[in-house]
Parts: sequence; structure tokens; C1' cells
RNA sequence: AACGCAGGCUGCCUUAUCGCACCGGCCCCGGCCGGUGAGGAAAGUCCGGGCAACGCAGAGCAUCCUACUUCCUAACAGGAAGGGGCCUGUGGCGAAAGCUGCAGGCUACAGCCAGUGCCACAGAAAACAAACCGCCCUGCCUGCAGGGUAAGGGUGAAAAGGCGGGGUAAGAGCCCACCGGUCCUUUAGUGAUAAAGGGCGCAUGGUAAACCUUAGGAGUUGAAAGACCAAAUAGGUUCUGCUUUUCCGGUUUUGGCCGGAAAGAGAGUUGCUCGCUCAAUUCUGCCCAGGCAGAGAGUAGAAUGGGUAGGUCGAUAGAGCCCGCCAGUGAUGGCGGGCCCAGAUAAAUGAUAAGGAACUGGCAUAUGCCAGUUGACAGAACCCGGCUUACAGGCCUGCGUUUAUU
Repeated sequence: AACGCAGGCUGCCUUAUCGCACCGGCCCCGGCCGGUGAGGAAAGUCCGGGCAACGCAGAGCAUCCUACUUCCUAACAGGAAGGGGCCUGUGGCGAAAGCUGCAGGCUACAGCCAGUGCCACAGAAAACAAACCGCCCUGCCUGCAGGGUAAGGGUGAAAAGGCGGGGUAAGAGCCCACCGGUCCUUUAGUGAUAAAGGGCGCAUGGUAAACCUUAGGAGUUGAAAGACCAAAUAGGUUCUGCUUUUCCGGUUUUGGCCGGAAAGAGAGUUGCUCGCUCAAUUCUGCCCAGGCAGAGAGUAGAAUGGGUAGGUCGAUAGAGCCCGCCAGUGAUGGCGGGCCCAGAUAAAUGAUAAGGAACUGGCAUAUGCCAGUUGACAGAACCCGGCUUACAGGCCUGCGUUUAUU
């Protein structure tokens, strides 16, 4: 320098004219002036909140989410820094196993001895898991039989820790030193952890984005949420089902009246259960005197029919934005100053011209000149903080490969 990969930032600017929407002022049918006007993702609707409603009050189960440590934040399944594990490159120590420094990358990182599953095929055997080849010993019919073995080889993603030595019939942590593992102590650190020392032959694999267990957490719905005003009507009609109850006290002319408690079809609260709240509980007639029938009331469902679909709020001053300083490794926080930057309701935020900027192509090689293009992904709809996805061009950082120079 080129190419490739990964991550991050940005993603047209200025002026003028005309047009549109909102706000403010003036004029007062009309109109005029000024200001502002769609993104980094406005997308997805995946999280967290603000806000609003659900009748005082919740509890349990279900369901769902999170999972190394510390910190940030209103909060989060988010972010920052660090730790552990794994991988790549490179250097050092070592006989080897392995350990370790630097740089970069990945990480869904509590638990597999609580339990239940799964690990195809191959292989002797895939976890209460092993003897195919090989090695050793004995016998003998000389290639068979019996016994031992798991160090060597094979199969596989994975096969009862690893290297070296001793020992053995041959072998095996069988034994020894080292590495690894695990337990204890000390030191450092807020902590996850790390280092050092000591003890123990120490390991019945992997998998939990398998079911599950443990710990912590989550009320639901959602701006078509909701609130208010105005107008109009029919609180309509019909059918079906259910409920319309019990007890106590006082009073009284034993007809009744008053009060209280329980029960109560059904409704509300969150998927279910319990709890909690609301809830008609009345009148008449008949009779075998506690039952039946009717009316009314309450409630659930179905059918039919009528009125309205107009306006205001919610609705944009904020966990807001910009600049500077300070603290911090950083996310971020503190202080000071400045600014107001869409608010529609079928939905406005556009068009043209010039210049600049960027890109493409050609020419040129001191700066340059000419022509063309404005391209990607894509349009606010209650608001904010994240995550994920899409993306022409430009810029920055890191890594890898190749080439050239020193």
C1' cells in the first nucleotide's frame, strides 16, 4: 500500500421563491407579519419505565424472566470495568507432560453425587460402561484352550487424568518426583478470584438455549388506555334459565312495625383457587300452615329495535437538548451558562433554482478543469431509556493475508 473480516460514528449543508400544518401577534368576512416543522433507525412490538383505568387487599398455585463479581441507571432480559473458561498469534521456562508473559477474539459463566432423560453410526464396551488386536503365564493336538492385563494399537466427538522413572510373569497411582485435581491455612483485593505453603493417590464421562433443582424477581390492560362537555333516544320489546332465604332482639291490638346478624343467584379484582368489595332479598292469592302459583325486583344468555358517532383534554417543558469545567479506568455523575426544537386526527413537514460538500467518469499532473448524480434503509401518531433488524456513500479503530522498502 492492496484485499478481506469485525466493531464504532455519521448519513447532506446554506440562501431565495412558492405551497402546506401548528403556535403567537395584528387586522377584524377576507387577510398580513414572525417563529417552528419527520430518524439513526421514526421500523420490529422484544424488554424496562412514566402516565391512565381496574372499589379499600391481598395470599397460594400456575405461567414467565434473570443467574461469575463490582459499579452505573428511574428501571431493565440494558450498559461499564474486572474475574474465570476456551481459541488464535507470538515470546520465555522445561527431558516431557505442561506452565507462563504480551496482543486479539468468543463466552446463555448457579447446580449433572437430588432425580429423570439423551449420546446416532462405528466400536469389545458409551457410565453400576471394556476385552477386538496386542502383551504375559500354563497346557498342548503348533494354532487352539484356560487364566491374567488395560501400559501399546484400532473405532469414535468423547473410552476409567498426563509425562518420566521404579516395580511386575506382563501390566496398572501399584509406588515415587513433577504437572493437573481437591481440601485447609496465610497474604492481597469491595468482590469474583489470584499467589504461596501444606495434606490427600485423588477423577463412575459429556449434555441443563434437555426436563428439572436452587436463589432472586414479575398485578392486569393499554392512548382504539382513559377523563369531561353537548345533543338525541327507548333505562325499549320478546324469549329462556337462575335467585327472591334463615335467625335473633325490642315493641305491639299476636295484623304488623323497627333494628341487627347470617346467607345470597350473580358481578368486579389477575390464568385458576381462596380471601375482599358490591348485590334484589318485596307484594298478592290459595292451601294439607310451610308449600304452591302469580306480579314485581335482581341477574345470566339470545334475538330484535332505536339514538349518537359532535367537541375539548390526554398531547408534548422533559429521568429534555447544547456548550464548558470538575470527579471517575469507564459506563456515568456534579457544577455553571445557554436553548424551547412537530403535535396532526386520515393524518401537514413539499416543490423549484443557485452555490457549497460528497460521489462517479474523462482529461491533466503545482493548486486543477469538464460533465453527471444527490443515490441506501426508509416517514412521527402518548412519551422516554434500551435491545434487535435494514442500509448507498464517507470517516475511525483493531485483526488476518499478500507485496514493497528499511
Bacterial RNase P class A from Nafulsella turpanensis ZLM-10, 406 nucleotides, folded computationally.
The prediction has a mean pLDDT of 77.